[in-house]
Molecule: transfer RNA
Organism: Nanobdellota archaeon
RNA sequence: GCGUCGAUGAUCUAAUGGUAUGAUCGCGGCUUCCCAAGCCGCUGGUCCGGGUUCGAUUCCCGGUCGGCGCA
Numbered sequence: 001g002c003g004u005c006g007a008u009g010a011u012c013u014a015a016u017g018g019u020a021u022g023a024u025c026g027c028g029g030c031u032u033c034c035c036a037a038g039c040c041g042c043u044g045g046u047c048c049g050g051g052u053u054c055g056a057u058u059c060c061c062g063g064u065c066g067g068c069g070c071a
Base pairs, nucleotide, nucleotide: 001070002069003068004067005066006065007064010024011023012022018054026042027041028040029039030038047063048062049061050060051059
């Protein structure tokens, strides 16, 4: 340099066109003499820019970063 795969909360992960799922962590509550465990609730996220579309995490183009392959 070329090809290819990937990027979603603090962490891991699901969603392939219709306002993003679950778990852990955190916070609050219930329970308990206290702690732990358990149960309930809450906060927090789509790598960046552009395009297509009524609507984009999803499709297209470019970029950044990372993995793999070729040279």